[in-house]
């Protein structure tokens, strides 16, 4: 330098281009218990890695770039 593959909620991850981006764990409350744990409701919690393009519409498609792995030089 090239070429690949990833960046989405505190973590792990899903979402055919189309209605209000979801799950699981954690958090927080309540409900159960003598209290604890486990169960069970429930509630918060996203600039979907920056930017600019396409499109009626973009997490999803282009393109630059910036982070991380991995390949070849």
């Nucleotide at each position: 330098g090239c070429c690949c593959c990833g960046g989405u909620a505190g973590c792990u991850c899903a979402a055919c281009g189309g209605a209000u981006a979801g799950a699981g764990c954690g958090a927080c409350a309540c409900u159960c218990u003598u209290c604890u744990a486990a169960a069970g409701u429930g509630u918060a919690g996203g600039u979907u890695g920056u930017g600019u393009g396409u499109u009626c519409g973009a997490g999803u498609c282009a393109c630059a770039c910036c982070c991380g792995g991995g390949g070849c030089a």

Predicted 3D model of a 73-nucleotide RNA (transfer RNA) from a Candidatus Berkelbacteria bacterium.
The sequence was found in a public genome assembly.
The organism belongs to Candidatus Berkelbacteria, within Bacteria.
Its Rfam family is "tRNA". It is annotated as a transfer RNA. Rfam describes the family as follows. Transfer RNA (tRNA) molecules are approximately 80 nucleotides in length.